Molecule: transfer RNA
Organism: Trichoglossum hirsutum
RNA sequence: UGCGAAGUAGCUCAGUGGUAGAGCAGGAAGCUGUUAACUUCUUGGUCGCUGGUUCGAGUCCAGCCUUCGCAG
Numbered sequence: 001u002g003c004g005a006a007g008u009a010g011c012u013c014a015g016u017g018g019u020a021g022a023g024c025a026g027g028a029a030g031c032u033g034u035u036a037a038c039u040u041c042u043u044g045g046u047c048g049c050u051g052g053u054u055c056g057a058g059u060c061c062a063g064c065c066u067u068c069g070c071a072g
Stems, first nucleotide, its partner, number of pairs: 001071007010024004018055001026042005048064005
């Protein structure tokens, strides 16, 4: 430098055009001699950035950034 993949909650990841979710973690409550465990509830997101397409974009298109892989 070229090609490909990935980027979504603190972490690991879903979500193939129509209200952004799960598990873990965090907080609160219940349970009890206490802790742990367990149960219930709950906080938390400018979806990597900038544009474009569309009535509508996490999703489609273009450019850029970061990481990884392959080639040279």